[in-house]
Context: one part of a larger RNA
Molecule: small-subunit ribosomal RNA, 5' domain
Organism: uncultured bacterium
RNA sequence: GAAUGAACGCUGGCGGCGUGCUUAACACAUGCAAGUCGAACGAGAAAGGUCUUUUCGGAGACUGAGUAGAGUGGCGCACGGGUGAGUAACACGUGGAUAAUCUACCUUCAAGGACGGGACAACCAUUCGAAAGGAUGGCUAAUACCGUAUAAAGUAUAUUGUUAUCAAGGUGAUAUAUGAAAGGCAGCCUCUGUAUAUGCUGUUGCUUGGAGAUGAGUCCGCGCACCAUUAGCUUGUUGGUGGGGUAAUGGCCUACCAAGGCAACGAUGGUUAGCUGGUCUGAGAGGAUGAUCAGCCACACUGGAACUGGAACACGGUCCAGACUCCUACGGGAGGCAGCAGUGAGGGAUUUUGCGCAAUGGGGGGAACCCUGACGCAGCAACGCCGCGUGAGUGAAGAAGGUCUUUGGGUCGUAAAGCUCUGUCAACAGGGAAGAAGUUAUUGUAUUUUAAUAGAGUAUGAUAUUGACGGUACCUGUGAAGGAAGCACCGGCUAACUCCGUGCCAGCAGCCGCGGUAACACGGGGGGUGCAAGCGUUAUUC
Numbered sequence: 001g002a003a004u005g006a007a008c009g010c011u012g013g014c015g016g017c018g019u020g021c022u023u024a025a026c027a028c029a030u031g032c033a034a035g036u037c038g039a040a041c042g043a044g045a046a047a048g049g050u051c052u053u054u055u056c057g058g059a060g061a062c063u064g065a066g067u068a069g070a071g072u073g074g075c076g077c078a079c080g081g082g083u084g085a086g087u088a089a090c091a092c093g094u095g096g097a098u099a100a101u102c103u104a105c106c107u108u109c110a111a112g113g114a115c116g117g118g119a120c121a122a123c124c125a126u127u128c129g130a131a132a133g134g135a136u137g138g139c140u141a142a143u144a145c146c147g148u149a150u151a152a153a154g155u156a157u158a159u160u161g162u163u164a165u166c167a168a169g170g171u172g173a174u175a176u177a178u179g180a181a182a183g184g185c186a187g188c189c190u191c192u193g194u195a196u197a198u199g200c201u202g203u204u205g206c207u208u209g210g211a212g213a214u215g216a217g218u219c220c221g222c223g224c225a226c227c228a229u230u231a232g233c234u235u236g237u238u239g240g241u242g243g244g245g246u247a248a249u250g251g252c253c254u255a256c257c258a259a260g261g262c263a264a265c266g267a268u269g270g271u272u273a274g275c276u277g278g279u280c281u282g283a284g285a286g287g288a289u290g291a292u293c294a295g296c297c298a299c300a301c302u303g304g305a306a307c308u309g310g311a312a313c314a315c316g317g318u319c320c321a322g323a324c325u326c327c328u329a330c331g332g333g334a335g336g337c338a339g340c341a342g343u344g345a346g347g348g349a350u351u352u353u354g355c356g357c358a359a360u361g362g363g364g365g366g367a368a369c370c371c372u373g374a375c376g377c378a379g380c381a382a383c384g385c386c387g388c389g390u391g392a393g394u395g396a397a398g399a400a401g402g403u404c405u406u407u408g409g410g411u412c413g414u415a416a417a418g419c420u421c422u423g424u425c426a427a428c429a430g431g432g433a434a435g436a437a438g439u440u441a442u443u444g445u446a447u448u449u450u451a452a453u454a455g456a457g458u459a460u461g462a463u464a465u466u467g468a469c470g471g472u473a474c475c476u477g478u479g480a481a482g483g484a485a486g487c488a489c490c491g492g493c494u495a496a497c498u499c500c501g502u503g504c505c506a507g508c509a510g511c512c513g514c515g516g517u518a519a520c521a522c523g524g525g526g527g528g529u530g531c532a533a534g535c536g537u538u539a540u541u542c
Stems, first nucleotide, its partner, number of pairs: 001542004006538005013388006019381002021346001026344003030341003035075003040072002048063006082299003092223007101216002106212007114148004123138006154178010183204006192197001225271003232262003237259008274296004278289004301322005324335004352378001354377003360374001361372004391421004401412004425483001427478005435469001440464010486531005491512003497526005507514002
């Protein structure tokens, strides 16, 4: 000098864009943060209202409503969001391998979608418990579950051909075995039929296989902190064979056999640490660093385990153990903010228990739509960067006043006052956006499907409809110089000097050093210098 997620002191007008627990991965009150589908399925309220009736207590019907809230089932909950505790490791970065692998939803191609069955919730009844939550019996549906049939392709085994890069592999042929399914919605009457669809069409979903896309698993070369005041380490250890296990290779696991394997090119041990793109600095080389943003990894009170699933050994799932907190009828239960706000604690120190799904994106749904503390916005903080303003011109009686003085005067100083203007920002008043594309509905046109001028799909028009921010940005007007300057320094380094007070005292200080009676160095005044809505100090890095 530059820089910072900064803090502290003094001061503080406005706007834009960013950033904001670096400490206790400490403990958490409260609310919200993951649901959705009735076009998979069976059931199905109440309050209120209207009417009828009444012994005036009430009863019934219709509506509310096939609504609410539950239940079965499907998809999602493995994304998105947070944190950096652990990890010195194929964790990360980079480049490869997978002929050793998997991949829901999506796209595309091919084929199929036949016939049956028995349950379990919800519900009803009984019943246990303080609660959380159960138990027993009975009824019922499905795209839930199960069986049979069919099997091109697939899979397994055997035989055989061909091919690559040594092999396990790829790709063909044959034989045997194995092994699927589900419907929903809308429309129509050409054929069958005529009461309905059991028929036809469209659309969506389902099953099997191939290909793609996407995502993931595994392996390898190289790179990747400090300590030798850590020198030897290792028994599933190193390798082989058989077996198991996995989507898949492998001591991943197991039995047996062999005795290996690593290490001064640093094994083992210890300390510290998430890694990277980047960021800061520097002419560069390098050094330091890893907040925000982006990629990867790890974690979710602590430790362990599996279940479901295409994918988890799963932050707002399950089970077990532990610590802690809460409820309890003492028998037993409930919980997990390193999601967004917020509270306590710790600390020098870090924000609102805000608005909205309008946009972008995500989940579900055919859609309408619902959900979304992701996200978009607003609030707080000079925490940072950038921009603007606090007026402009004129004005010498060089006013008054302060201060210094050699008492002549010098200086603050064109500074002020006065005169003439301007109108940024702020204030008030009026107008007032872009961000909106779509979706859906109605209606045209073209086209595809079809028996069809139903219906449905695709493309393209018209009309209607959607804004949290926000009456915000922006524009115009009104009046008015009016509401808007401080901080540090002035001995040398280092730009900027004098007076008074003090008298090695009080104090200053980054280094050298000032102060003991004329202090340009302490404190105050005047003057000056530097930066400026900031200025200094402290801490840290180069």